[in-house]
């Protein structure tokens, strides 16, 4: 450096519940097992989702545009704990 253990010490926290903010996706705080070696940070690319407008139309779907959400969907960037085996 790569790699990631039936190692050690620490860390994070899905679903769900409570409170709160938001039209919403969802955010934040508390509880919390699913899980995580970057599940730390960045919304740059792709994806997904929401709201509004738009076009089309017998439909609850789709088109286009705008504004957002998500890094615990993937890629990329950046920083970083520990150290068995290879």
């Nucleotide at each position: 450096c790569u790699c990631g253990a039936u190692a050690a010490g620490a860390g994070c926290a899905c679903a769900c519940c409570c409170g709160u903010c938001g039209u919403g996706a969802g955010g934040c705080g508390g509880g919390g097992c699913c899980g995580c070696a970057a599940a730390g940070c960045c919304a740059g690319g792709a994806g997904u989702c929401u709201c509004g407008a738009u076009c089309a139309a017998g439909a609850u779907c789709g088109u286009u545009c705008g504004a957002g959400a998500u890094c615990g969907u993937c890629c990329g960037g950046u920083u970083g704990c520990c150290g068995a085996a290879g």